A computed fold for a 409-nucleotide RNA from a Bryobacteraceae bacterium, annotated as Bacterial RNase P class A. The coordinates come from a structure-prediction model, not an experiment, and the mean pLDDT is 77. A source record names the gene rnpB. Rfam family: Bacterial RNase P class A. It is annotated as a ribozyme.
[in-house]
RNA sequence: CAUGCCGGACAGGUGAUCGCUCGCGGGUGCGCCGCAUUGUGUAAUGCUGCGCGCCGCGGGAGGAAAGUCCGGUCUCCACAGGGCAGCAUGCCGGCUAACGGCCGGGAGGUAUCGCCGCGAGGCGGCACCUACGGAAAGUGCCACAGAAAACAUACCGCCGGUGCGCGGCCGCGCCGCGUCCGGCAAGGGUGAAAAGGUGCGGUAAGAGCGCACCGCGGCCCGGGUAACCGGGCUGGCAGGGUAAACCCCAUGCGGAGCAAGACCAAAUAGGGGAGGAGGAGCGGCCCGCUCCGCCACGACUUCCGGGUAGGUCGCUCGAGCUUGGCAGUAAUGUCGGGCCCAGAUGAAUGAUCGCCGCUCCGCGGCUCGCCGCGGAGAACUGAAACCGGCUUAUCGUCCGGUGUGAGAU
Numbered sequence: 001c002a003u004g005c006c007g008g009a010c011a012g013g014u015g016a017u018c019g020c021u022c023g024c025g026g027g028u029g030c031g032c033c034g035c036a037u038u039g040u041g042u043a044a045u046g047c048u049g050c051g052c053g054c055c056g057c058g059g060g061a062g063g064a065a066a067g068u069c070c071g072g073u074c075u076c077c078a079c080a081g082g083g084c085a086g087c088a089u090g091c092c093g094g095c096u097a098a099c100g101g102c103c104g105g106g107a108g109g110u111a112u113c114g115c116c117g118c119g120a121g122g123c124g125g126c127a128c129c130u131a132c133g134g135a136a137a138g139u140g141c142c143a144c145a146g147a148a149a150a151c152a153u154a155c156c157g158c159c160g161g162u163g164c165g166c167g168g169c170c171g172c173g174c175c176g177c178g179u180c181c182g183g184c185a186a187g188g189g190u191g192a193a194a195a196g197g198u199g200c201g202g203u204a205a206g207a208g209c210g211c212a213c214c215g216c217g218g219c220c221c222g223g224g225u226a227a228c229c230g231g232g233c234u235g236g237c238a239g240g241g242u243a244a245a246c247c248c249c250a251u252g253c254g255g256a257g258c259a260a261g262a263c264c265a266a267a268u269a270g271g272g273g274a275g276g277a278g279g280a281g282c283g284g285c286c287c288g289c290u291c292c293g294c295c296a297c298g299a300c301u302u303c304c305g306g307g308u309a310g311g312u313c314g315c316u317c318g319a320g321c322u323u324g325g326c327a328g329u330a331a332u333g334u335c336g337g338g339c340c341c342a343g344a345u346g347a348a349u350g351a352u353c354g355c356c357g358c359u360c361c362g363c364g365g366c367u368c369g370c371c372g373c374g375g376a377g378a379a380c381u382g383a384a385a386c387c388g389g390c391u392u393a394u395c396g397u398c399c400g401g402u403g404u405g406a407g408a409u
Base pairs, nucleotide, nucleotide: 001405002404003403004402005401006400007399008398009397010396012356013355014354015353016352017351018350020060021059022058023057024056025055027054028053029052030051031050032049034047035046036045037044038043062380066391067390069389070388071387072386073385074257075256076255077254086253087252088251089250090249091105092104093103094102095101106132107130108129109128110127112125113124114123115122116121133248134247138246139245140242141241142240155188156187157184158183159182160181161180163179164178165177166176167175168174169173196214197213198212199211200210201209215237216235217234218233219232220231221230222229223228261313262312263311264310271304272303273302274301275300278297283295284294285293320339321338322337323336324335325334326333327332358377359376360375361374362373363372364371365370366369
């Protein structure tokens, strides 16, 4: 310098004009309630408060505000205790209000590069991934291909036969082919996966059959809080995979959500209390009839109560932001200083224009990476009770780390 990967930050600036929303004002206009004073007066004046405008000042989206996937705060409802069922989580340690999140560590894996080894394989660099408890409790499943997908097996193949048949050579005999019997599982082939792997020996051919190494199981020792790691001894050596299939083990979990929930409260129509004009023709006391009285009925008046429309609260000062010190590898914790930063509800946070900056394209110039002119582009998307995460979307720019390659000193 080029290129790949990883991590972090930013998310144009500024001015003018016109608007939106919230807050404040001992500015101002109008309206209303209340109080005070004056007054013959239903009036006037002044003050406090509220509402609607105007004026002035100040605040006004995000890194994801998104998806609503996980965890909490808060609110209401439910709740003796135990079990079953259901759901979620799952290596170890730590952080946290909590988490399925984050940090650190361990183990395993993928791609690539380098080194070592005859080889299986091992070591290291860089980046990434892991749903990483149990398959030696039981059950199920494993397509296609293949001999066989699990109480193993034999298609091609390899080897033996003092079995048979055919053929070749003049022939005892040997060789070849086919078939039968027996041995084998090395090689080939199938597959995502085939009952350890490599090398040497061994054998008729082979095989943990033997040995060394790699792997695996058991025991012991050492290190580590632990996951786990290292070493030694020992056994020729258990037996496929799948638990993101049922299942087993351990741990956790009550439900609904700010349209939660609380308060004020109109008109109209119901409900209840009190008062009550009224008619006595129809109800009851009053079952012989009538009258009176009372009860009941009852327009109307007034009060109370529940709900609706509407309004207020919840509502934004909070696991807060920022800066510095300290502890810690880190996540994070703690101490001090500074700061106040949207609260709408048919739902504000915007629109137009100018200048500057950024990127790209074209033309021109030269002192070769800058200048001038013209044109184009600038994403994803927008709070709605709040907070911690995760996931997804995103034009472009900058910074840091690291691998590889090339060149110069």